[in-house]
Context: one part of a larger RNA
RNA sequence: CUGCAGUUAAAAAGCUCGUAGUUGGAUCUAGGGCUCAGGCUGAGGGUCCCUCGCAAGGGGUGCACUCUCCGACCUGGCCUCCCUCGCGGUUUACGCCCGGUUCUCUUAACUGAGUGCCGGGUGAGACCGGAACGUUUACUUUGAAAAAAUUGGAGUGUUCAAAGCAGGCGCAACAGCCUGAACAGCAGAGCAUGGAAUAAUGGAAUAGGACCUCGGUUCUAUUGCGUUGGUUUUCGGAGUCCGAGGUAAUGAUUGAGAGGGACUGACGGGGGCAUUCGUAUUGCGGUGUGAGAGGUGAAAUUCUUGGAUCGCCGCAAGACGACCGACAGCGAAAGCAUUUGCCAAGAAUGUCUUCAUUAAUCAAGAACGAAAGUUAGAGGUUCGAAGGCGAUCAGAUACCGCCCUAGUUCUAACCAUAAACGAUGCCGACCGGCGAUUCGCCGGCGUUACUCCAAUGACACGGCUAGCAGCUUCCGGGAAACCAAAGUUUUUGGGUUCCGGGGGAAGUAUGGUUGCAAAGCUGAAACUU
Numbered sequence: 001c002u003g004c005a006g007u008u009a010a011a012a013a014g015c016u017c018g019u020a021g022u023u024g025g026a027u028c029u030a031g032g033g034c035u036c037a038g039g040c041u042g043a044g045g046g047u048c049c050c051u052c053g054c055a056a057g058g059g060g061u062g063c064a065c066u067c068u069c070c071g072a073c074c075u076g077g078c079c080u081c082c083c084u085c086g087c088g089g090u091u092u093a094c095g096c097c098c099g100g101u102u103c104u105c106u107u108a109a110c111u112g113a114g115u116g117c118c119g120g121g122u123g124a125g126a127c128c129g130g131a132a133c134g135u136u137u138a139c140u141u142u143g144a145a146a147a148a149a150u151u152g153g154a155g156u157g158u159u160c161a162a163a164g165c166a167g168g169c170g171c172a173a174c175a176g177c178c179u180g181a182a183c184a185g186c187a188g189a190g191c192a193u194g195g196a197a198u199a200a201u202g203g204a205a206u207a208g209g210a211c212c213u214c215g216g217u218u219c220u221a222u223u224g225c226g227u228u229g230g231u232u233u234u235c236g237g238a239g240u241c242c243g244a245g246g247u248a249a250u251g252a253u254u255g256a257g258a259g260g261g262a263c264u265g266a267c268g269g270g271g272g273c274a275u276u277c278g279u280a281u282u283g284c285g286g287u288g289u290g291a292g293a294g295g296u297g298a299a300a301u302u303c304u305u306g307g308a309u310c311g312c313c314g315c316a317a318g319a320c321g322a323c324c325g326a327c328a329g330c331g332a333a334a335g336c337a338u339u340u341g342c343c344a345a346g347a348a349u350g351u352c353u354u355c356a357u358u359a360a361u362c363a364a365g366a367a368c369g370a371a372a373g374u375u376a377g378a379g380g381u382u383c384g385a386a387g388g389c390g391a392u393c394a395g396a397u398a399c400c401g402c403c404c405u406a407g408u409u410c411u412a413a414c415c416a417u418a419a420a421c422g423a424u425g426c427c428g429a430c431c432g433g434c435g436a437u438u439c440g441c442c443g444g445c446g447u448u449a450c451u452c453c454a455a456u457g458a459c460a461c462g463g464c465u466a467g468c469a470g471c472u473u474c475c476g477g478g479a480a481a482c483c484a485a486a487g488u489u490u491u492u493g494g495g496u497u498c499c500g501g502g503g504g505a506a507g508u509a510u511g512g513u514u515g516c517a518a519a520g521c522u523g524a525a526a527c528u529u
Base pairs, nucleotide, nucleotide: 004500006498007481008480012497014368016366017365021361022360023359026253031080032079033078034077036076037075038074039073040071042069043068044067045066046065047064048062049060050059051058052057084131087129088128089127090126091125092124094123095122096121097120098119099118100117101116103114104113105112136200137199138198139195140194142192143191151184152183155165156164167178168177169176210247211246212245213244214243215242216241217239218238219237220236258358259355260354261353263350267346271343272342273341274340277321278320281317282316283315284314285313286312287311288310292303293302329336330335373414374413375412376411377410378409383407387403388402389401390400425496426495427494429488430487432472433471434470437467438466440464441463442462443461446459447458448457449456476483477482502529503528504527511522512521513520514519
């Protein structure tokens, strides 16, 4: 690993990006022929066997042996395909050429035709040997190699057995004879070898591509020109590119209900900056009234003739954005709601556009990340940790009430955690139905507005894709609650990441690292049960 789990029992990183790693769509030699061999089945026949029968003959079965035919299937072989090179050897009841020669026929004639034999040369096939690789591996087959003891296991009456590797037979004569001491297994890796499915990998795109021919160029050596030396040519061999020409079906798979890009008109509380509006609250000013007002279960703390509370008219400030507002939308998540403008971004739809595997998931690493908290400013309406009072109470350091600091708001920086929840990783495929809904697109009877018909818009009716959800069900699952995913799981393997292993001690100690700090990340053990 086979072969566990991760909604709620222990458990999916808050979210996205991302390198190493892991994994990765389809497609290129299948089909046909030869019936050549073997197997299988069926039919018919013969031999053998069994049985009944005196016999003739009848019946049966074993397929024990075998013949013929048909059939469909399985396996193998050959051809349609590639053995390459050149070298050495053997061989052909092979081909062609040359020379000699026997015989037959023929001719005027070793003239011609045929038949054999011998020798030489050359080509083709077969076999053996050698060389060079024919892209390279993984995989698999077979073999060699892999100490013994051990293990499994064969044989063998240690009296049985555990063991051991022994032992058995035997004539007048304990001369002699016969054996055994098997076999299997022995991961990986390495060596040799057959296969070529599967999985990688390679080749010809600026043709410096393949093959053939010719020419050039460089090097080289043998023989021969009477001999030696020099030089040089031809021929031969080798190399290198260069040039020219020819041959070929010359050479680019397809365009993934994979992905990227372009275009498209829309869409959305997506984001940023600016701008604008709204009531409420509190404070203040003016004015009116005049004894209470607040608050509570009931009260009190509190405010109040120095005019509270309550009205009306204004002003200012800082927050917030009611109703519309939804099992609605957008965003990676956190999150996002007054108007308008500007800026860039985005999913989805549509597309007979383009590229052509560019992809998926991800250690390291990085961006964002509610609230609280920290630092420096601004601002401080409301609310309000801490604190102080009033109550309640046995007590109340609380719940209720009054006041109020930090904070709550904005800017610039930190922090990096939440029940950051769908307590449910991401990507892909398959497996029910239904009606709503959002965005885009498509269709065609209708209704309606601009009226006067088109066209266009809004409704109404269908369909497609992509979403947020819902209902239903003996899909299936699950311990159940429940879940169309939490299904396709003992009929167990689609890809990939993280993470859990009784409860506590403990997310503690210690170390490391990050942070101004608070703290974060990493993270035990003793002991206990």